[in-house]
Context: one part of a larger RNA
RNA sequence: GAACAAACGCUGGCGGCGUGCCUAAUACAUGCAAGUCAAACGAGGAAAGGGUUCGCCCAAGUACUAGUGGCGCACGGGUGAGGAAUACAUGGAUAAUCUGCCUCAAAGAGGGGGAUAACCGUCCGAAAGGAUGGCUAAUACCGCAUAAGACCACAGGAUCUGCGGAUCUAGGGGUUAAAGGCUUCGGUCGCUUUAAGAUGAGUCCGCGUCCCAUUAGCUAGUUGGCGGGGUAAUGGCCUACCAAGGCAAUGAUCCCUAGCUGGUCUGAGAGGAUGAUCAGCCACACUGGAACUGAGACACGGUCCAGACUCCUACGGGAGGCAGCAGUAGGGAAUAUUGCGCAAUGGAGGAAACUCUGACGCAGCGACGCCGCGUGAGUGAUGAAGGCCUUCGGGUCGUAAAGCUCUGUCGCAGGGGAAUAAAAAUGAAGGUACCCUGCAAGAAAGGAUCGGCUAACUUCGUGCCAGCAGCCGCGGUAAGACGAGGGAUCCUAGCGUUGUUC
Numbered sequence: 001g002a003a004c005a006a007a008c009g010c011u012g013g014c015g016g017c018g019u020g021c022c023u024a025a026u027a028c029a030u031g032c033a034a035g036u037c038a039a040a041c042g043a044g045g046a047a048a049g050g051g052u053u054c055g056c057c058c059a060a061g062u063a064c065u066a067g068u069g070g071c072g073c074a075c076g077g078g079u080g081a082g083g084a085a086u087a088c089a090u091g092g093a094u095a096a097u098c099u100g101c102c103u104c105a106a107a108g109a110g111g112g113g114g115a116u117a118a119c120c121g122u123c124c125g126a127a128a129g130g131a132u133g134g135c136u137a138a139u140a141c142c143g144c145a146u147a148a149g150a151c152c153a154c155a156g157g158a159u160c161u162g163c164g165g166a167u168c169u170a171g172g173g174g175u176u177a178a179a180g181g182c183u184u185c186g187g188u189c190g191c192u193u194u195a196a197g198a199u200g201a202g203u204c205c206g207c208g209u210c211c212c213a214u215u216a217g218c219u220a221g222u223u224g225g226c227g228g229g230g231u232a233a234u235g236g237c238c239u240a241c242c243a244a245g246g247c248a249a250u251g252a253u254c255c256c257u258a259g260c261u262g263g264u265c266u267g268a269g270a271g272g273a274u275g276a277u278c279a280g281c282c283a284c285a286c287u288g289g290a291a292c293u294g295a296g297a298c299a300c301g302g303u304c305c306a307g308a309c310u311c312c313u314a315c316g317g318g319a320g321g322c323a324g325c326a327g328u329a330g331g332g333a334a335u336a337u338u339g340c341g342c343a344a345u346g347g348a349g350g351a352a353a354c355u356c357u358g359a360c361g362c363a364g365c366g367a368c369g370c371c372g373c374g375u376g377a378g379u380g381a382u383g384a385a386g387g388c389c390u391u392c393g394g395g396u397c398g399u400a401a402a403g404c405u406c407u408g409u410c411g412c413a414g415g416g417g418a419a420u421a422a423a424a425a426u427g428a429a430g431g432u433a434c435c436c437u438g439c440a441a442g443a444a445a446g447g448a449u450c451g452g453c454u455a456a457c458u459u460c461g462u463g464c465c466a467g468c469a470g471c472c473g474c475g476g477u478a479a480g481a482c483g484a485g486g487g488a489u490c491c492u493a494g495c496g497u498u499g500u501u502c
Stems, first nucleotide, its partner, number of pairs: 001502004006498005013373006019366002021331001026329003030326003035071003040068002043065002049058003078284003087209002090206005097201002102197002105194004110144001112142002119134006149176004154171001156169005180189003217247003222244004227239003259281004263274004286307005309320004337363001339362003345359001346357004376406004386397004411439006420429001446491005451472003457486005467474002
């Protein structure tokens, strides 16, 4: 000098765009943050309004509702505890793999069965919840049929090869599928099997990635083989047996620290430091462990077990998890609203209408940062008054003020008023931005410094005191260094100090 997710002191007019718990991965009151589909299914079932013979009828078995079922809940959002390598970055391999929804293509969907929730009873419990008898449906569940194809073993051929194997194919044998809804009967949305694609993911390999040798030896599923198991898949991943290996001064092992990267800051560069916001990847979800469901999880707002903590209880037993958005307490030098809206973009479900969405879009708060604007412009000398200094002549604040003439950024008031919304409809922001008219210089300047480094000087007070200080150093009676006044210098809605990095 530059920079900052900054804080503190003094000061503070406006706007735009950004940004805001770096500390306790501490504990959390309250509300919201993941639902949706009645065009899968049975059951229950209105009202407004209209008609009326006053009984009722239409609306209507519509809206809506808990349950069965489907899809979603593995995305989106948060945090950085752990992890020095099951991570990340980059380049490869998969002839060792999977992939819901989506796209393209081929083939199909025949005929049956038994349940069960809801519901109706009975019962237990304070509650959370549960038991039992009976009834019922499906795109829920289960046999049978069919098999283009797929899979399994057999057997022949062709091509490729990293020589392990892989791919394709005529053959007979075995195994294996389905579900309907709506309909204007045209269709449309689904269902089953297969093939290809796209997307996403798993696994493996090369290279790179902090400190300590005041850590020198480490290792028994350890290193390799064979048989078996397991996985979508390779593999000591697991297991029985066999062998005795494997790593290490090119730093094994132990310890400390740390999410990694694109980037960011600085620097002429080389490099050094850093990893907030945004983007990619990873890990985690009170702590530890485990699996279930599923295309996908070993699952933040799912389940089970154990633990700590909090709450309810009729003492028998139960409930909970903000590192989602707000918000509270605590910690701290320190970090915001218990706001509005699904109008846009995106996501989930749905045929659609639509519903949900603290993602997101906006608004609020904070000079926290960057950028822009203003606090007036012109004229005005007897150089007014006043302050300060003075060699008492004067000098300086100083065209500065007053006065006169203007302007209207900003402000206030009134009027108009968007884009953002792709045929129609739909705007939270918002009566906002912006435009017009009127009023009016009116409401808007401070901070630090002035001995040298370093731009800027004098007077008084104090008297090694009080104090200053980044370094050198100042102060003990004439202090340009302390405190105050005047003046000056620098920056300016900021200015200084502290901290950190280069």
Small-subunit ribosomal RNA, 5' domain from a Bdellovibrionales bacterium, 502 nucleotides, folded computationally. Taxonomically the source falls in Bdellovibrionales (Bacteria, Pseudomonadati, Bdellovibrionota, Bdellovibrionia). It matches the Rfam family "Bacterial small subunit ribosomal RNA".